[in-house]
Transfer RNA from a Candidatus Woesearchaeota archaeon, 74 nucleotides, folded computationally. It matches the Rfam family "tRNA". The prediction has a mean pLDDT of 80.
RNA sequence: GCUUGGGUAGCUCAGUAUGGUAGAGCGCUGCAUUGGUAAUGCAGAGGUCAAGAGUUCAAAUCUCUUCUCGAGCA
Numbered sequence: 001g002c003u004u005g006g007g008u009a010g011c012u013c014a015g016u017a018u019g020g021u022a023g024a025g026c027g028c029u030g031c032a033u034u035g036g037u038a039a040u041g042c043a044g045a046g047g048u049c050a051a052g053a054g055u056u057c058a059a060a061u062c063u064c065u066u067c068u069c070g071a072g073c074a
Base pairs, nucleotide, nucleotide: 001073002072003071004070005069006068007067010026011025012024013023020057028044029043030042031041032040050066051065052064053063054062
């Protein structure tokens, strides 16, 4: 340099094909339970979906560019 996969909550990831309310587990906070913890149950907080632009009534999702991590080829 070329090809290709990834970037979504504090962490690990799903969701993209077929655009239409942003989710799960763990963690965190509160409550219940306990003599007190752990465990368990219920509830809650936490996200400009890597950045910018375009298409669209509507974009995490489609298109283009950039940044960043990995793999392959030269």